Description:
c-di-AMP riboswitch aptamer (ydaO/yuaA leader) from a Bacillota bacterium, 135 nucleotides, folded computationally. Its mean pLDDT, the model's own confidence on a scale to 100, is 76. The source organism's lineage runs through Bacteria, Bacillati and Bacillota.

[in-house]
């Protein structure tokens, strides 16, 4: 000097998943705000039935291939590259999983639920803001 690994703090990323307050000796319990989800009229929409049920959260659904139950590839869709903006260029990545339980279209009032989990990116161009120094 370079690379890799571990730990901590700050900061940052995906995501709704953050902040504050109260009670308690403690463990823990509770409340509010904020953000997010579900149920639920009229009107509108919807023919009915069929276990080949139906539905919800989420970007995560579809096509094709084969070495055969999984592999490889592609597309829809989604994310990151550090104030903020861009139909910009480029690069990298995801394209899962879980839940309800025969039941739910939309939906005002109303009712109700969640506050996790997992990680470590910082290239260019354009327009344009802020700060500092000097005069």
């Nucleotide at each position: 000097u370079u690379g890799u690994c571990c730990a901590g703090u700050c900061c940052g990323c995906u995501g709704a998943a953050u902040u504050u307050c109260c009670c308690u000796g403690a463990a823990g319990g509770g409340a509010a705000a904020a953000c997010g989800g579900g149920g639920g009229a009229a009107c509108c929409g919807a023919g009915u039935g069929a276990u080949u049920g139906g539905g919800g959260c989420g970007a995560a659904u579809c096509c094709a291939u084969c070495u055969g139950u999984g592999u490889c590839g592609g597309a829809a869709g989604g994310g990151u590259g550090a104030a903020g903006c861009g139909u910009g260029c480029c690069a990298c990545c995801c394209g899962a999983g879980c839940c309800c339980g025969u039941c739910a279209g939309c939906u005002a009032a109303c009712c109700u639920c969640g506050u996790a989990a997992g990680c470590g990116u910082u290239g260019c161009c354009g327009g344009g803001a802020a700060g500092c120094a000097c005069a």
The sequence was found by an Rfam model in a public genome assembly.